This is a predicted structure of a 142-nucleotide RNA (FMN riboswitch aptamer (RFN element)) from Ensifer adhaerens.
RNA sequence: UUCUCAGGGCGGGGUGAAAUUCCCCACCGGCGGUAUCGGGAGAAAUCCCGGAGCCCGCGAGCGCUUCCGUUACGCUUGUGACGGAAGGUCAGCAGAUCCGGUGAGAUGCCGGAGCCGACGGUAUAGUCCGGAUGGAAGAGAA
Repeated sequence: UUCUCAGGGCGGGGUGAAAUUCCCCACCGGCGGUAUCGGGAGAAAUCCCGGAGCCCGCGAGCGCUUCCGUUACGCUUGUGACGGAAGGUCAGCAGAUCCGGUGAGAUGCCGGAGCCGACGGUAUAGUCCGGAUGGAAGAGAA
């Protein structure tokens, strides 16, 4: 540099005119790092593979900033709304974990109890539909 890949989940019941959105029970967990766990190799030192939704970062999304277009108001510079593009630095939303045990050492192991989940639509949505046949952290190959 090119190519390929790169997200899972509403089942049952209740209320209601209407809810996969509310209530009760249920179900799901992107990518990199870390490692007292598991597997493998080795005589050993050690090495390899896997291992956290809530520890440290990243991504998408929203917001923000800049630019462009349309439109409304003002009509001198402008301001607002809508649409599109770009940026990724700072500043936002960016979420959410404790207790007991073991141990030199654990928010990672074992046991237990909790908690969290962009935006738009719609009876209020992590699970439905939509932007998205998109984008991307990254992984692999040449």

Overview:
Its mean pLDDT, the model's own confidence on a scale to 100, is 78. RNAcentral holds the sequence, with entries from MGnify. The source organism's lineage runs through Bacteria, Pseudomonadota, Alphaproteobacteria, Rhizobiaceae and Ensifer.